Predicted 3D model of a 72-nucleotide RNA (transfer RNA) from an uncultured Oscillospiraceae bacterium. Its Rfam family is "tRNA". By type it is a transfer RNA. The prediction has a mean pLDDT of 81.

[in-house]
RNA sequence: AGGGAUAUAGCCAAGCGGAAAGGCACGGGAUUUUGGCUCCCGCAAACGCUGGUUCAAAUCCAGCUAUCCCCG
Numbered sequence: 001a002g003g004g005a006u007a008u009a010g011c012c013a014a015g016c017g018g019a020a021a022g023g024c025a026c027g028g029g030a031u032u033u034u035g036g037c038u039c040c041c042g043c044a045a046a047c048g049c050u051g052g053u054u055c056a057a058a059u060c061c062a063g064c065u066a067u068c069c070c071c072g
Base pairs, nucleotide, nucleotide: 002070003069004068005067006066007065010024011023012022018055026042027041028040029039030038048064049063050062051061052060
């Protein structure tokens, strides 16, 4: 050089054209002598980047970037 996989919140992770679930973490409260456990409420992602298609794109198409794997 060539081929393949992955990229979604601080972390893990669902989504497969009608616009982003859930868990952990974090903040507040209840309970508790305190802490932890448990329960309730809240929080934040324009979806790796740039274009294209479409009324509508995380999702389809093209290019690029990063990481991992295969071949040599």